[in-house]
Context: one part of a larger RNA
RNA sequence: GGUAUAAAGCGGAUGCCUUGACUUGGAAUUCCGAAGAAGGCCGUGUUUAGCUGCGAUAAGCCUCGUGGAGCUGCUAAUAAGCUUUGAAGCGGGGAUAGCCGAAUGGGGAAACCCACACAGAGUCAUGUCUGUGUAUCUGUGCAUAGCACAGAAGGACACUUGGUGAAUUGAAAUAUCUUAGUAGCCAAGGGAAAGAAAUCAUAUGAGAUUCCCUGAGUAGUGACGAGCGAAACGGGAGGAGCCUAAACCAAUCUGGUGUCAAACCGCCUGGUGUUGCCACAUUGGUGUUGUAGGAGCAGUUGUGAAGCGCAGGCGUGCUUCGCAGGUAUGCAUUCAGUUAGCAAAACUCUUCUGGAAAGGAGGGCCAUAGCAGGUAAUAGCCCUGUAUGCGAAAACUGUUUGUACCCCUGUUAUUGUUUCCUGAGUAGGGUCGGACACGUGAAAUCCGGCUUGAAUCUGGGAGGACCACCUUCCAAGGCUAAAUAAGAUUCCAAGAUCGAUAGUGAACAAGUACCGUGAGGGAAAGGUGAAAAGAACCGCGGGUAGCGGAGUGAAAUAGAACCUGAAACUUUAUACCC
Numbered sequence: 001g002g003u004a005u006a007a008a009g010c011g012g013a014u015g016c017c018u019u020g021a022c023u024u025g026g027a028a029u030u031c032c033g034a035a036g037a038a039g040g041c042c043g044u045g046u047u048u049a050g051c052u053g054c055g056a057u058a059a060g061c062c063u064c065g066u067g068g069a070g071c072u073g074c075u076a077a078u079a080a081g082c083u084u085u086g087a088a089g090c091g092g093g094g095a096u097a098g099c100c101g102a103a104u105g106g107g108g109a110a111a112c113c114c115a116c117a118c119a120g121a122g123u124c125a126u127g128u129c130u131g132u133g134u135a136u137c138u139g140u141g142c143a144u145a146g147c148a149c150a151g152a153a154g155g156a157c158a159c160u161u162g163g164u165g166a167a168u169u170g171a172a173a174u175a176u177c178u179u180a181g182u183a184g185c186c187a188a189g190g191g192a193a194a195g196a197a198a199u200c201a202u203a204u205g206a207g208a209u210u211c212c213c214u215g216a217g218u219a220g221u222g223a224c225g226a227g228c229g230a231a232a233c234g235g236g237a238g239g240a241g242c243c244u245a246a247a248c249c250a251a252u253c254u255g256g257u258g259u260c261a262a263a264c265c266g267c268c269u270g271g272u273g274u275u276g277c278c279a280c281a282u283u284g285g286u287g288u289u290g291u292a293g294g295a296g297c298a299g300u301u302g303u304g305a306a307g308c309g310c311a312g313g314c315g316u317g318c319u320u321c322g323c324a325g326g327u328a329u330g331c332a333u334u335c336a337g338u339u340a341g342c343a344a345a346a347c348u349c350u351u352c353u354g355g356a357a358a359g360g361a362g363g364g365c366c367a368u369a370g371c372a373g374g375u376a377a378u379a380g381c382c383c384u385g386u387a388u389g390c391g392a393a394a395a396c397u398g399u400u401u402g403u404a405c406c407c408c409u410g411u412u413a414u415u416g417u418u419u420c421c422u423g424a425g426u427a428g429g430g431u432c433g434g435a436c437a438c439g440u441g442a443a444a445u446c447c448g449g450c451u452u453g454a455a456u457c458u459g460g461g462a463g464g465a466c467c468a469c470c471u472u473c474c475a476a477g478g479c480u481a482a483a484u485a486a487g488a489u490u491c492c493a494a495g496a497u498c499g500a501u502a503g504u505g506a507a508c509a510a511g512u513a514c515c516g517u518g519a520g521g522g523a524a525a526g527g528u529g530a531a532a533a534g535a536a537c538c539g540c541g542g543g544u545a546g547c548g549g550a551g552u553g554a555a556a557u558a559g560a561a562c563c564u565g566a567a568a569c570u571u572u573a574u575a576c577c578c
Stems, first nucleotide, its partner, number of pairs: 001577009015563001016527002020498002022495007029487002031155002039100003042055003047077001050074002061094006070082003105114003115134007136152007159189006170177001174223001199206002210237004220228002241479003244423001248285005254279004261274001262275001263272002265315006290457001292422004296417005304321006322411005329404004335398005341390003347363001348379001349362004364381002366370001372384003428452008438464001459474005514521002534562001537549004
């Protein structure tokens, strides 16, 4: 020095475990903010570094419920206290809520500095202190160099809609094409968007929108390459319909015009004395559709009450009330749910092993409860729970019903008709683009820039060039719940998901320590034991190291560097070999 065996050390694999993750399903709920948010800084405890909570009323204050014997968070200990006159805990509502931050009195290197006006405290007085207000923009109003009131701003995972809008990539190169109207950025909502046919169709037609299944990888489109890719019908979910513009009437404003014969609801009889007519605009009424509808005019018919329309009579119109109907708005109300909770059956029976019984053996019981977790090993009957049943002073969500002068609508219906109206720089055309599954194509349809440019119900659009016939619908104004999308947040359930180099980066003071000027990057690190019973006391030692006794414990080779404790590597002892 090597090999072998044994005993140790080092090391932390493996096994077992789980406080943490991952994924899916269901439900709730869907905004917060100048009444100062999200997010922070600094404080706050008897002692307090960190986390958590809270805010100078500072691990808390008030109140209403719940709860029922202990409590002063993680967190031991000390001290001092609280509590059946109901503490702690849990939940609803309220108070307080420093400074920064949209940050908003001015400034600023965020958490700091400096003010002004008014009111008050204090001082002999000044300095000082306390409270309130003082940014900008937009809108409205006013007595308009300004003031008052209202709103906005900033944040937020995903989703939805709108605006804007790439490239890597694929085509085995690459330019049309694809990736893709994707990512990114901006705006808005709690859902969004869409929506009551100028729709689809060709049947015996259907009858707003949205979503799912199907149709169908079909019809199509495409350097007919790579690829892209419908629609109607049918079956379901859910269902809800409405308001305007115009014609016509009335009132008012402004302007024009007209004047003693016009006008004053119609007729008749009186009366009044400038109240007339035209145009624009505003407001109210009327009116809203395609088998056309409405207005006006003419006719027929209907209508509860009151008031008013210069006076009376006869008519007639308007307003209000009444009556009737409706609701997507308000209020009240019913029920349900959410935010704390409550009750909840049946062995602590015998015996064996063991440190320990829930295990083995024997005997019983409950069950709308034999899901699950804990308890010294594996418990339906020990504990918490579970099936099932019950519960809210307060707040919120949905829902039912009622009601509303301060919500809405109606209060006649019908026939005829020469007249009037029915959304114009619109529809359509040209040209150039874009969207449609559809790349310009035979390219309909929809949208936009430039340029042109109709018709008016004897009208107009569509049915995939275009024409005829036929069918169908009525553009150029608007609103509308549900079925539908998603999960930052909360709750419940589950898993041929992981089990500490895995699973989130993070099971631990984790977006922490640490690195970087910064944007940013970003860890490692779990396990004594059933219970601390965490080793009194003695000894060795320089000893608050470490060890030997003693003691605890089932076990201390479970001793805190603590479950198990592999390998590499190290040491010692023995044997053999060189």